A computed fold for a 73-nucleotide RNA from a Minisyncoccota bacterium, annotated as transfer RNA. It matches the Rfam family "tRNA". Its family is annotated with triplet codon-amino acid adaptor activity in the Gene Ontology. The RNAcentral record of the sequence draws on ENA and MGnify.
RNA sequence: GCGCCUAUAGCUCAGUUGGUAGAGCAGCCCGCUUAUACCGGGCCGGUCCUUGGUUCGAGUCCAAGUAGGCGCA
Numbered sequence: 001g002c003g004c005c006u007a008u009a010g011c012u013c014a015g016u017u018g019g020u021a022g023a024g025c026a027g028c029c030c031g032c033u034u035a036u037a038c039c040g041g042g043c044c045g046g047u048c049c050u051u052g053g054u055u056c057g058a059g060u061c062c063a064a065g066u067a068g069g070c071g072c073a
Base pairs, nucleotide, nucleotide: 001072002071003070004069005068006067007066010025011024012023013022019056027043028042029041030040031039049065050064051063052062053061
């Protein structure tokens, strides 16, 4: 230098054909227990890497860029 992959909650990751963004863990509260743990229930938590474009509507499609990874030279 060229090609490919990845970027979504504090962490690990889903997200279908473009149609109101989810799970588990963590945190908080409640139940259970003499108490703790385990277990069960609830709550909290997001400018979907950035900018622009397409569209009535974008996490999803297009372009450029940023960061990380892999390969080739």